The RNA shown here (transfer RNA) has 73 nucleotides and comes from a Clostridia bacterium. The sequence was found in a public genome assembly.

RNA sequence: GGGCCCGUAGCUCAGUUGGGAGAGCGUUCGGUUCGCAACCGAAAGGCCGAGAGUUCAAACCUCUUCGGGUCCA
Numbered sequence: 001g002g003g004c005c006c007g008u009a010g011c012u013c014a015g016u017u018g019g020g021a022g023a024g025c026g027u028u029c030g031g032u033u034c035g036c037a038a039c040c041g042a043a044a045g046g047c048c049g050a051g052a053g054u055u056c057a058a059a060c061c062u063c064u065u066c067g068g069g070u071c072c073a
Base pairs, nucleotide, nucleotide: 001072002071003070004069005068006067007066010025011024012023013022019056027043028042029041030040031039049065050064051063052062053061
């Protein structure tokens, strides 16, 4: 320098036929208990790495760019 993959909640990840942003764990509150754990219920938490374009509409398509991984040189 070039090819490919990844980047979504605090953590691990799902979601890509373009239209609802989600799960588990964690955190907080409540229930249960003499109390704790476990269990049950609820809530907070993200403008989807960044910028631009296409579109009525973009996490998803296109371009540029940043970071990480991997292969080639």
Its mean pLDDT, the model's own confidence on a scale to 100, is 83. Rfam family: tRNA. It is annotated as a transfer RNA. Rfam's curators write: Transfer RNA (tRNA) molecules are approximately 80 nucleotides in length.